[in-house]
A computed fold for a 364-nucleotide part of an RNA from a Pseudomonadota bacterium, annotated as large-subunit ribosomal RNA, domain IV. Lineage of the source: Bacteria > Pseudomonadati > Pseudomonadota.

Context: one part of a larger RNA
This record gives sequence, structure tokens and C1' cells, in this order.
RNA sequence: CCCUUGUUAAGGAACUAGGCAAAAUGACCCCGUAACUUCGGGAGAAGGGGGGUCUCCCUGGGUGAGGGCGCGAGCCGCCGGAGCCCGGGGGGAUCGCAGAGAAGAGGCCCUACUGACUGUUUAACAAAAACACAGGUCUCUGCGAAAGCGCAAGCUGACGUAUAGGGGCUGACACCUGCCCAGUGCCGGAAGGUUAAGGGGAGGGGUUAGUGGCCGGGCAACCGGCUGCGACGCUCCGAACCGAAGCCCCGGUGAACGGCGGCCGUAACUAUAACGGUCCUAAGGUAGCGAAAUUCCUUGUCGGGUAAGUUCCGACCCGCACGAAUGGUGUAACAAGUGGGGCGCUGUCUCAACAAGGGACCCG
Repeated sequence: CCCUUGUUAAGGAACUAGGCAAAAUGACCCCGUAACUUCGGGAGAAGGGGGGUCUCCCUGGGUGAGGGCGCGAGCCGCCGGAGCCCGGGGGGAUCGCAGAGAAGAGGCCCUACUGACUGUUUAACAAAAACACAGGUCUCUGCGAAAGCGCAAGCUGACGUAUAGGGGCUGACACCUGCCCAGUGCCGGAAGGUUAAGGGGAGGGGUUAGUGGCCGGGCAACCGGCUGCGACGCUCCGAACCGAAGCCCCGGUGAACGGCGGCCGUAACUAUAACGGUCCUAAGGUAGCGAAAUUCCUUGUCGGGUAAGUUCCGACCCGCACGAAUGGUGUAACAAGUGGGGCGCUGUCUCAACAAGGGACCCG
């Protein structure tokens, strides 16, 4: 010097990112307990008090002997209350520093944020304001359901049947949840436009039996070659036209994806603008909340708390860039959640000291 532990004058968070750690509180009995509240709670709120031993008195519960009485004479009934066991209350006395005499055994309060709650989670750096959750709502599904797994058979759903089952979003409860359907999605519609396979075959191509022309052979019939035309058949291409859903189109729909303006002027101090003008839009953000888990400027401004406060609380509103089920605003209770303040308490600190044990160091 390090580790573990103990004690400490005076002060008492001045430590520190932060009371981290430590200290303190602590079981039981009695008294007594606020705001708020969903009337359950909050509550062990908070805050106080008590306790050993001896003795006296009062008293509760349990058990119930000896004894007495009775007759029906029984291992019977009744009266009775000793002793013993377990308590409760009061008076007096007495010992110690200390009586739950050791050990074990809530620190508390105020305030704000978030999430209602109990739960769940990153096995091994995160337990949370994340997930879940009852509740709300939208949507799909009429049963061989929808949905899911599987190539299929088949299975789950479910031995269920719309008060059921699947999916999405929101997330107790209270008060609420505005405007926009132009775009995208979904639902409905089917007149018109577009439109696939397919149908349909106008027309065209290939092939050649035949045939025109020319040339060659042959007396000729005829044969061969080159070139043109070319039926039937076979075959290839193929226009018009007829062809569903879808798309276009017409409507609906936001607790569907989503979106929810700009500039200029105006009141008899000033300032501000209830008011007016104009441009754009599908419509221009309602209620509520607001420097917020959201505010850049920003330590905004004012108030509170402190001697002093970039944090905190209450306001204001100029919301860079809140806002209503990607829910808005509140909310009792709850939380190893997060921020701020206070009481108690302390070696966290001023500022360190001493002690115990184990290391470090020396020998082996």
C1' cells in the first nucleotide's frame, strides 16, 4: 500500500453525475394518523408511548381432587370448589448505562413525469415509460366457416357456431375523440371505354394436278427443261366482329394509409387585431394540452423553493417541429421505473486516525 471488517472529536451531503456506499429505521402492544380517493384505499401514513425482576390486590378462560347431598344404587346425577395450566388489569418495591438487555425484523415525507393495476422480457452488460393485460373499436367468417400447416390425404380452428372464431389498431377508469374521400387502400356499382385465352374467319402465303409461253428431242402422239398462272386437298399467317375479371369510370368509406396553409392591411397614446382583402387547397389543427420523455433560438420570461438553482415546481404561449384510438387530456391505487425537494442518519465528504483479520514484503 491492497482486500474484508470495526470504532471515531467537531461538522453533517460541504462528497458525487447521483446520498453510490454506509449509517439510520426495525418484531410486538397501546395511542394517533393528512391531502386525495374509483370509498376499497391512501395506512405500518406521519407522529408518539410501553416493556426486566419481586410483591400485594382485582379479574377472565381451561381442567377439576378431597368432601357433601340425592336416589333409580350406577364406573349414576347434582352441589361444591382445592390444586394445577393459560392469560388480563391495577398498586407498591427494586437492579443496571441499557429490560423486544444478544441475533434476526420497514427509514420517512412532499412534488412532478411515464405506464392504470398483478404480470412478461434482451438465458450470460438493459426489468424499463418496452411487451402483455382486462376494456374500447374496426374488419373478416353462416360452417366442409374464415384463418393457418401440408404436394396431397389430412389436421388445427373445434368435438366450437356470430354472446363464436381469426386479423388489425388502441390499452383500466373518467371526460372526450373535431375537419379533409383530392391521392392510396378497401367496399359497392355496372351504362360506357379498354381488354386475354378462345370464337370468328375477310384476305394473304407455301405446296401442285393442270395449263399458257419459250427451248430441246421426236414424223407424230408424246417426253424433258426453263418460266408464268394455278383448282381440290393439306398447311402457314391472319383483319373486322363476339370475348370475363381487372383497369378507366360512378359512388361510399378515417378507431382505413394518411393530411389538417400563405401574404397584406385595419381600432382616437402605443401595442395588438375581434374586422377586411387576396392567393392556394381535398381540407387548412376543433376540444384539450403546451419551453413538454416533444422548444432549435434557450439558462425564453415571470413567480416559487436556495444565501446562491442550465435541474425542479407553478404560470405565460412567440407550439423551430403537441393534438385527439401511430388516441387527446386527467386520474385514486400500484412501481427494485425517471426527475426535483425535505426530515432523520451517517467516514460520502472537510480529513483523516486507530484497531482486527487476510494479502503485499522477508525466510523456508

It matches the Rfam family "Bacterial large subunit ribosomal RNA".